[in-house]
RNA sequence: UCCCAAGUAGCUCAGUGGUAGAGCAGUCGGCUGUUAACCGACUGGUCGGGGGUUCAAGUCCCUCCUUGGGAGCCA
Numbered sequence: 001u002c003c004c005a006a007g008u009a010g011c012u013c014a015g016u017g018g019u020a021g022a023g024c025a026g027u028c029g030g031c032u033g034u035u036a037a038c039c040g041a042c043u044g045g046u047c048g049g050g051g052g053u054u055c056a057a058g059u060c061c062c063u064c065c066u067u068g069g070g071a072g073c074c075a
Stems, first nucleotide, its partner, number of pairs: 001071007010024004018055001026042005048064005
């Protein structure tokens, strides 16, 4: 330098044009003699940054950044 993959809640990940979600974690409550387990509710998101297309973008296009992998170049 080039190619590929990934970036979404605190963590691990779904969602491939039409209301942003799950599990775990956290908070509160139920249950229990107590704890654990179990059950319910709640909280938590500039969807990596910027721009574009569209009635509508996490999703499509352009560019940049970060991480991982591969290739190449120099020595």